[in-house]
RNA sequence: CAAGCCGAAAGGCAAAACCGGUGAAAACCGGCGACGCAAAACUAUGGGCCUACAGGUUUCACAGCAAACAUAACCAUGGCUGCCAGGUUGCCGAA
Numbered sequence: 001c002a003a004g005c006c007g008a009a010a011g012g013c014a015a016a017a018c019c020g021g022u023g024a025a026a027a028c029c030g031g032c033g034a035c036g037c038a039a040a041a042c043u044a045u046g047g048g049c050c051u052a053c054a055g056g057u058u059u060c061a062c063a064g065c066a067a068a069c070a071u072a073a074c075c076a077u078g079g080c081u082g083c084c085a086g087g088u089u090g091c092c093g094a095a
Stems, first nucleotide, its partner, number of pairs: 005093001012037002018031005035082001041088003045085003048080003055075004
């Protein structure tokens, strides 16, 4: 230097629950707390998953010129990188 990732040490992150806040919700932010993590660092690009306030499509309603509300279903443009893959960067160093 390269490959590799067993153990130690230093340092790092922080699930659930709870408290406060934002949001329609999913979820996020702060506190507390550690289940775990060597990329649990960054990135929503592909798949996947969650949500459906507003908006859109269908329904209503094709009958007979035109058309609305309610209801229901679907749609991400809202989210999740601690679901997987891709991209970018990266700590320690035993045999």